[in-house]
RNA sequence: GCACGCGUAGCCAAGCGGCAAGGCGGCGGCCUGCAAAGCCGUCCAACGUCGGUUCGACUCCGACCGCGUGCU
Numbered sequence: 001g002c003a004c005g006c007g008u009a010g011c012c013a014a015g016c017g018g019c020a021a022g023g024c025g026g027c028g029g030c031c032u033g034c035a036a037a038g039c040c041g042u043c044c045a046a047c048g049u050c051g052g053u054u055c056g057a058c059u060c061c062g063a064c065c066g067c068g069u070g071c072u
Base pairs, nucleotide, nucleotide: 001071002070003069004068005067006066007065010024011023012022018055025043026042027041028040029039030038048064049063050062051061052060
């Protein structure tokens, strides 16, 4: 330099056009002699940035930024 892939909550991760699952985790409670485990409740994302398409975009298109892999 070129090609491809990825970028969603504190972390992992689903969703691929119609107002964002789940897990871990935090907090409170139950249980326990205390804890762990388990159970209940609860907290948290306008989805890398900008622009475009559309009645409507995390989801499609473009540019840029960042990360990864391959090639040179």
This is a predicted structure of a 72-nucleotide RNA (transfer RNA) from an Acidobacteriota bacterium. Taxonomically the source falls in Acidobacteriota (Bacteria, Pseudomonadati). The same sequence occurs in records of 2 taxa. The sequence is in RNAcentral, with records from ENA and MGnify. Its mean pLDDT, the model's own confidence on a scale to 100, is 81. It matches the Rfam family "tRNA". Rfam links the family to the GO term triplet codon-amino acid adaptor activity. Rfam's curators write: Transfer RNA (tRNA) molecules are approximately 80 nucleotides in length. It is annotated as a transfer RNA.